[in-house]
The RNA shown here (SAM riboswitch aptamer (S box leader)) has 109 nucleotides and comes from a Cyclobacteriaceae bacterium. It matches the Rfam family "SAM riboswitch aptamer (S box leader)". Rfam describes the family as follows. The SAM riboswitch is found upstream of a number of genes which code for proteins involved in methionine or cysteine biosynthesis in Gram-positive bacteria. Gene Ontology term of the family: regulation of gene expression. The model forms 97% of the base pairs in the Rfam consensus.

């Protein structure tokens, strides 16, 4: 790197250092010299994987936090395509779902 599965409406931020740009991509809007991103340090969320107990073969609860992971906005908000209502009668809008993409674990390649 490309495949699988599972999650994604909760949750948790100060301090140096630097100094302008960030939220993935497009279009929207937002954030930022009351300090972006970034790297270092400390605190925290959560529980994918792990360990330990209960239990007993699937699974599932509890409790811990070792490897990840996260800590503005619902993945910030829309986006391929597909069903559903309604409303129009122009093949449209508007609303709901799956979905496609994107991040995170894990597996395996």
């Nucleotide at each position: 790197g490309a495949u699988u599965u599972a999650u994604a409406a909760a949750g948790a931020a100060g301090c140096g250092c630097u100094g302008a740009g960030a939220g993935a991509c497009a279009g929207g809007c937002u954030c930022u010299a009351u300090g972006a991103a970034g790297c270092g340090c400390u605190a925290g969320c959560a529980a994918c994987c792990u360990a330990u107990u209960c239990a007993g073969u699937u699974g599932a609860a509890a409790u811990a936090a070792g490897g990840u992971g996260c800590u503005a906005a619902u993945u910030c908000c829309u986006g391929a395509u597909c069903c559903c209502a309604a409303c129009a009668a122009g093949u449209g809008u508007u609303g709901g779902g799956a979905g496609a993409a994107u991040a995170u674990a894990a597996a395996a390649c």
Model confidence (mean pLDDT): 80 of 100.